RNA sequence: GUGCCUAUAGCUCAAUAGGCGGAGCGCCUGACUGUGGCUCAGGAGGUUGUGGGUUCAAGCCCCACUAGGCACC
Repeated sequence: GUGCCUAUAGCUCAAUAGGCGGAGCGCCUGACUGUGGCUCAGGAGGUUGUGGGUUCAAGCCCCACUAGGCACC
């Protein structure tokens, strides 16, 4: 330099063919407990890597860029 893959909550990952962004762990509060832990109940936390485009509607489709990874040179 060329091609391909990945980027979604603090972490690991979902989201059928474009139609209301979720789970587990973690965190916070409460119950339980002599305290803590376990368990149970509830809650907070996301402009979906960045910038554009298509569309009534984009995490999903198209373009460029950034970061990481793989292959080739």